[in-house]
RNA sequence: ACGUUAUCAAGAAAGGUUGAGGGAUUAGACCCUGCGAAGCCUUGGCAACCCUCCUUACGGAGAAGGUGCUAAAUUCUGCCACUUUUGUGGAUAGAUAACAG
Repeated sequence: ACGUUAUCAAGAAAGGUUGAGGGAUUAGACCCUGCGAAGCCUUGGCAACCCUCCUUACGGAGAAGGUGCUAAAUUCUGCCACUUUUGUGGAUAGAUAACAG
């Protein structure tokens, strides 16, 4: 890398550096961006998968540690089904975690 399982409409920002793009990919739409994008660094924060504790489970509490995240639903749509034609549900793809390897 691939695989299994679970979750993905909640939540959480400042500073430094740098200087033009960014929102995974592809197409469209839309949005963010010189009032400073992405990246990198520092500090903070959110969440609670692993974890810790209460008793073993269920359930609850916590946040030292391992990850993750910190504009907009995974920004929305694309494929399928239904449908009051605008929505609902699902799939695919993706992200994260734990396990396996």

This is a predicted structure of a 101-nucleotide RNA (SAM riboswitch aptamer (S box leader)) from Salinimicrobium sp. The model forms 97% of the base pairs in the Rfam consensus. Rfam family: SAM riboswitch aptamer (S box leader). For this family Rfam cites "Free state conformational sampling of the SAM-I riboswitch aptamer domain" (Stoddard et al., Structure, 2010). It was read from a public genome assembly, where an Rfam model found it. The prediction has a mean pLDDT of 84.